[in-house]
RNA sequence: ACUCCGAGGUCGAGGCUAACAAUGGCCCUCCGGCGCGCGAGCGCCGGCUGAAAAUCGGGUGAAUUGCCAGAAACUCCGGGGACGGACAACCGGCAGCCAAGGUCGAGACGGCGGUGCAGCGAUGCCCAAGGGCUCGGCAAGGUUCAGAGACUAGGGCCCGAGCGAAAGCGGUGAUGGCCCCACGAGCGCCCGACAUCUCCCGCGGGAGAUGAUGAGAUAGUCCGUACUGCCGCGAUAAU
Numbered sequence: 001a002c003u004c005c006g007a008g009g010u011c012g013a014g015g016c017u018a019a020c021a022a023u024g025g026c027c028c029u030c031c032g033g034c035g036c037g038c039g040a041g042c043g044c045c046g047g048c049u050g051a052a053a054a055u056c057g058g059g060u061g062a063a064u065u066g067c068c069a070g071a072a073a074c075u076c077c078g079g080g081g082a083c084g085g086a087c088a089a090c091c092g093g094c095a096g097c098c099a100a101g102g103u104c105g106a107g108a109c110g111g112c113g114g115u116g117c118a119g120c121g122a123u124g125c126c127c128a129a130g131g132g133c134u135c136g137g138c139a140a141g142g143u144u145c146a147g148a149g150a151c152u153a154g155g156g157c158c159c160g161a162g163c164g165a166a167a168g169c170g171g172u173g174a175u176g177g178c179c180c181c182a183c184g185a186g187c188g189c190c191c192g193a194c195a196u197c198u199c200c201c202g203c204g205g206g207a208g209a210u211g212a213u214g215a216g217a218u219a220g221u222c223c224g225u226a227c228u229g230c231c232g233c234g235a236u237a238a239u
Base pairs, nucleotide, nucleotide: 014027015026016025017024028050030047031046032045033044034043035042036041055193056192057191058190059189060188065095066094067093068092070090075086076085077084078083096143097142098141102138103137104136105135106134107133109131113127114126116125117124118123147223149222150221151220152219153218154180155179156178157177158176162169163168194211195210196209197208198207199206200205201204232239
């Protein structure tokens, strides 16, 4: 090392919020009801059953302002009580703004292609697809909405004018090269893949449904709070 015994600790109560399995709020599952759908399923209401479960890869990292309106239970303060106040997990609304992508429109670029026109012909003209580019609008979502809040989510350096068919992009740094590293975010948005299921048509294809919430700060570095003193305000809690 290994084995046995003992002590201590950690994890676990479907998931999140939060420090909790429990109280509250939210998500899912299960049960019941109502409505929509051919269907897989979707929406709402109620209950609280908690066994199991909630996929993978890549891209984006912008805006980050001004306001309005709510809020559970625990806890705290006041009250005999009814109730009122505080804190606050969090639910929203309006305006403005926003990266990649989506969609619509316009403009120029370009030329797959054309039973087009002219020409003896070479060729010229005309129409013109996909596509990329620039500008503008729209939608979704985000921001506002952390603990008052700040910042980062790769970074640094060298050469110095190209890249592209063109429009265009490019000294606010093209093409290319070197180095460091903590290897650089999702649960938001975008693109794709995969899994299970449904419908239609008939052996091959098409159209759908589902794959939860979480970020009202997720990770990290600060700052703040928590501690002490003073001041304002309040009856107090608090701020």
This is a predicted structure of a 239-nucleotide RNA (Group I catalytic intron). It matches the Rfam family "Group I catalytic intron". The literature on the family includes a 1990 paper in Annu Rev Biochem by Cech, "Self-splicing of group I introns". Gene Ontology term of the family: Group I intron splicing. Rfam's curators write: Group I catalytic introns are large self-splicing ribozymes. They catalyse their own excision from mRNA, tRNA and rRNA precursors in a wide range of organisms. Rfam 15.1 lists 5,602 matches to the family in 1,395 species. Its mean pLDDT, the model's own confidence on a scale to 100, is 77.